Large-subunit ribosomal RNA, domain IV from Ziziphus jujuba, 330 nucleotides, folded computationally. It matches the Rfam family "Bacterial large subunit ribosomal RNA". On this family, see Yusupov et al., Science 2001: "Crystal structure of the ribosome at 5.5 A resolution". RNAcentral holds the full RNA, with entries from SILVA. Lineage of the source: Eukaryota > Viridiplantae > Streptophytina > rosids > Ziziphus. Model confidence (mean pLDDT): 85 of 100.
Context: one part of a larger RNA
RNA sequence: CCAUGUCGAAGGAACUCGGCAAAAUGACCCCGUAACUUCAAGAGAAGGGGUGCUGUCCUAUCUUUUGAUUAGGAAAAUGGCACAUACCAGGGGGUAGCGACUGUUUGUUAAAAAUAUAGGACUCUGCUAAGUGGUAACACGAUGUAUAGAGUCUGACACCUGCCCGGUGCUAGAAGGUCGGAAGGAGAAAUGUCAUAAGCUUUAAAUGGAAGCCCCGAUAAACGGCGGUAGUAACUCUAAUUGUCCUAAGGUAGCAAAAUUCCUUGUCGCAUAAGUAGCGACCUCCAGGAAUGGUGUAACAACUGCCCCGUUGUCUCCAACAUGGACCCA
Numbered sequence: 001c002c003a004u005g006u007c008g009a010a011g012g013a014a015c016u017c018g019g020c021a022a023a024a025u026g027a028c029c030c031c032g033u034a035a036c037u038u039c040a041a042g043a044g045a046a047g048g049g050g051u052g053c054u055g056u057c058c059u060a061u062c063u064u065u066u067g068a069u070u071a072g073g074a075a076a077a078u079g080g081c082a083c084a085u086a087c088c089a090g091g092g093g094g095u096a097g098c099g100a101c102u103g104u105u106u107g108u109u110a111a112a113a114a115u116a117u118a119g120g121a122c123u124c125u126g127c128u129a130a131g132u133g134g135u136a137a138c139a140c141g142a143u144g145u146a147u148a149g150a151g152u153c154u155g156a157c158a159c160c161u162g163c164c165c166g167g168u169g170c171u172a173g174a175a176g177g178u179c180g181g182a183a184g185g186a187g188a189a190a191u192g193u194c195a196u197a198a199g200c201u202u203u204a205a206a207u208g209g210a211a212g213c214c215c216c217g218a219u220a221a222a223c224g225g226c227g228g229u230a231g232u233a234a235c236u237c238u239a240a241u242u243g244u245c246c247u248a249a250g251g252u253a254g255c256a257a258a259a260u261u262c263c264u265u266g267u268c269g270c271a272u273a274a275g276u277a278g279c280g281a282c283c284u285c286c287a288g289g290a291a292u293g294g295u296g297u298a299a300c301a302a303c304u305g306c307c308c309c310g311u312u313g314u315c316u317c318c319a320a321c322a323u324g325g326a327c328c329c330a
Stems, first nucleotide, its partner, number of pairs: 001325006008318001010316002014314001019311001027051005038156001052078001054076001056074005061068002079083001091309007099300001103115002119154007131140003157296004162226003167223002169219001171217001173215001176214003184207001187203003191199001227245005266282005
């Protein structure tokens, strides 16, 4: 010096990305227990007190005659620095984000806010079902039958889920247009014949003609989208209001410097001696917004921020000791 431990004056997170690590708490009995809440919980909330041993007495039980044991209780005496004496054995509280929850996951760096979930919605499917595997036979679906099965999205619960069908998709449409293979073959040419004709060979107009596309509707819990500009109010500012251009329609409710805010350490407040963090507001949302769900939310979490109490060698600032290495000598 390294590893694993023990102990430490005064301070007590000043350490650090961050209390990482360590310390602290810890059992049983009694008292006591807040906000909030889906009334189940929160809760072991928090916060207090007790615990050794000795004999005595009381209650209950069992026996048998005054004992015994177990369990409980009362008031005393008494020893130690310390009585759940070792081992074992929750630190707690507040606030915010995210996900409702239990569960699942990157076998070997990620356990999470990712996945799943109950619940919600849409679409398809009438049974030889749709869908899936297979060239097929056939099989699954299902020995099921729309309260069933398949696919997609969302994700408990509460309050809700606005406007747009122009584009893309899906779906509907007995008309019309377009493209398009064929049957039928008006006609033409060669051949045929002495010459016509029939025949034969080649060519060929118009017509005809499914789906698709065009066209015309519907549909956004389908993919998606949800404006600009100029003026205007008895100081100023601002603009309820007005004009104008464009659009399929111009972002409604609720939320907002947010897991989203570039400028930005925005501005104000709280907390600190001091706060790019945190919380509460404001709204000027570069570029938030409603099942690509919006906003809340009790309970829950080896999730992620911030604060407080307790506690400590994390630190100020290191010291001592033990064991095993490294190291030195033989």